[in-house]
Context: one part of a larger RNA
RNA sequence: UCAUGGCUAAGGAACUCGGCAAAAUAACUCCGUAACUUCGGGAGAAGGAGUGCUCUCAGCAAUGGGAGCCGCAGUGAAAUGGCCCAGGCGACUGUUUAUCAAAAACACAUGGCUUUGCAAAAACGAAAGUUGAAGUAUAAGGCCUGACACCUGCCCGGUGCCGGAAGGUUAAGUGGAGAUGUUAUCUUCGGAGAAGCAUUGAAAUGAAGCCCCGGUAAACGGCGGCCGUAACUAUAACGGUCCUAAGGUAGCGAAAUUCCUUGUCGGGUAAGUUCCGACCUGCACGAAUGGUGUAACGAUCUGGGCACUGUCUCAGCCAUGAGCUCG
Numbered sequence: 001u002c003a004u005g006g007c008u009a010a011g012g013a014a015c016u017c018g019g020c021a022a023a024a025u026a027a028c029u030c031c032g033u034a035a036c037u038u039c040g041g042g043a044g045a046a047g048g049a050g051u052g053c054u055c056u057c058a059g060c061a062a063u064g065g066g067a068g069c070c071g072c073a074g075u076g077a078a079a080u081g082g083c084c085c086a087g088g089c090g091a092c093u094g095u096u097u098a099u100c101a102a103a104a105a106c107a108c109a110u111g112g113c114u115u116u117g118c119a120a121a122a123a124c125g126a127a128a129g130u131u132g133a134a135g136u137a138u139a140a141g142g143c144c145u146g147a148c149a150c151c152u153g154c155c156c157g158g159u160g161c162c163g164g165a166a167g168g169u170u171a172a173g174u175g176g177a178g179a180u181g182u183u184a185u186c187u188u189c190g191g192a193g194a195a196g197c198a199u200u201g202a203a204a205u206g207a208a209g210c211c212c213c214g215g216u217a218a219a220c221g222g223c224g225g226c227c228g229u230a231a232c233u234a235u236a237a238c239g240g241u242c243c244u245a246a247g248g249u250a251g252c253g254a255a256a257u258u259c260c261u262u263g264u265c266g267g268g269u270a271a272g273u274u275c276c277g278a279c280c281u282g283c284a285c286g287a288a289u290g291g292u293g294u295a296a297c298g299a300u301c302u303g304g305g306c307a308c309u310g311u312c313u314c315a316g317c318c319a320u321g322a323g324c325u326c327g
Stems, first nucleotide, its partner, number of pairs: 001322008010313002014311001019308001027051005036041001038147001052069007070074001082306007089298002094106002111144006122131003148293004153223003158220002160216005167211003173205002178200005185192002224242005251285001252282001263279005
């Protein structure tokens, strides 16, 4: 000096990103216990008191009453909850990155949409076949949401899906007008040219799809701008105009979302870029990509407080091991 333990005057988080680490709390009995709440909880809430031994009385005993004794200390050692207030997120128990992440991520009960009538849909396989299922729509698959409470607005123009079949477009195929090659024959010797065999090939016909017409947003998604106006000022319930498929409703809002920003006001502190409550000017919240609340729960995240302490002011001492020397 390092590691691991033990103790420390006065102060008590001044340390630090942050009470990280340590300290404190602790068992059992009795008393007592708030907001809130889904009435179950919250709750071991919080906060107090007691605990040894001897004699005696009651009692079967456990245990209780009385009298006394000792110590600094009686759960005499060890083991053995720190607690409270407020907020974010996720309802909860659970699951996860074996070996840097345990979470607000995944799952979940609940809700919804959609496919599927059974030789089901879906999936694996070249097929046979198998799973689904020895199930049958209160079933099975896919997708989304994520307890519960109150709710879930407008848009079908685009993309997707579903339905429609009049018209347009459209493949192979069918079809075969015509053209070309060859040459029996004819010839005015220039050429013409039947049949056959070949090579091509127009019109016409021809499904789904697409175009087209409807529906559908708990399908993918989307949800405006400018100008003016009230008897102080300010603001604009109101009006005008342009554009759109429709212009963001309820609720929430400087938020896990706010750039400007340490917004402004209030609270907490002597002092607060964090925190809590409001405001709304939402750069760029918003309704199952769910919105807003919410008791309980959490090795979750954030802010505050009590207790407690070598975290610190600011260090000191002790023990054990290593370091050092010799071998």